[in-house]
RNA sequence: GCGGGAAUGGCUAAAUGGUUAAAGCGCUGCCUUGCCAAGGCAGAGAUUGAGGGUUCGAAUCCCUUUUCCCGCU
Repeated sequence: GCGGGAAUGGCUAAAUGGUUAAAGCGCUGCCUUGCCAAGGCAGAGAUUGAGGGUUCGAAUCCCUUUUCCCGCU
């Protein structure tokens, strides 16, 4: 230099262009208990790496770009 892949709550991680972007762990509050742990209920936390474009509608398709990984030269 060329090609491919990944990036989504604090962490892991799902989502066929179409309802409010799942779920688990963690966090906060409450219940339960003499206390802790375990368990139960509820809640906060994402506008999907960044910037544009296509579309009635984009995490998803296209372009550019950042970081990381793999391969080729």
A computed fold for a 73-nucleotide RNA from Reclinomonas americana ATCC 50633, annotated as transfer RNA. Its mean pLDDT, the model's own confidence on a scale to 100, is 81. Rfam family: tRNA. Gene Ontology term of the family: triplet codon-amino acid adaptor activity.